This is a predicted structure of a 106-nucleotide RNA (SAM riboswitch aptamer (S box leader)) from Bhargavaea cecembensis DSE10. RNAcentral holds the sequence, with entries from Rfam and Ribocentre. NCBI's taxonomy places the organism under Bacteria, Bacillota, Caryophanales, Bhargavaea, Bhargavaea cecembensis. The model forms 97% of the base pairs in the Rfam consensus.

[in-house]
RNA sequence: ACCUUAUCGAGAGUCGGGGGAGGAAUCUGGUCCCAAGAUCCCGCAGCAACCGUUACGGAUGUAACAAGGUGCUCAUUCCAGCAGGCGCAUGCUUGAAAGAUGAGGG
Numbered sequence: 001a002c003c004u005u006a007u008c009g010a011g012a013g014u015c016g017g018g019g020g021a022g023g024a025a026u027c028u029g030g031u032c033c034c035a036a037g038a039u040c041c042c043g044c045a046g047c048a049a050c051c052g053u054u055a056c057g058g059a060u061g062u063a064a065c066a067a068g069g070u071g072c073u074c075a076u077u078c079c080a081g082c083a084g085g086c087g088c089a090u091g092c093u094u095g096a097a098a099g100a101u102g103a104g105g106g
Base pairs, nucleotide, nucleotide: 002105003104004103005102006101007100008099013044015043016042017041018040022033023032024031027081028080029079030078045073046072047071050069051068052065053064054063055062056061077098082095083094084093085092086091
């Protein structure tokens, strides 16, 4: 690489430094952010609680915690694309696919 599994409508930056053109994973369409400096990198701060720690328990459970390993800090994973249901229709809704993150395997 890939496989399994859980989660993805909540939460958290108008911060400092660097950098200088596109960015929101990919393609298409829509929409949005961006020289009043985005995306990105470093630092600091924060959020959350997957792993973790503690307590209780028969427990694949419950509660608390946040020192450690990750992760995250515009918009639902920004929305749609494929399939089903509803609707005359704009559309609504369920599931999948793809993707992201953790844990385990490899």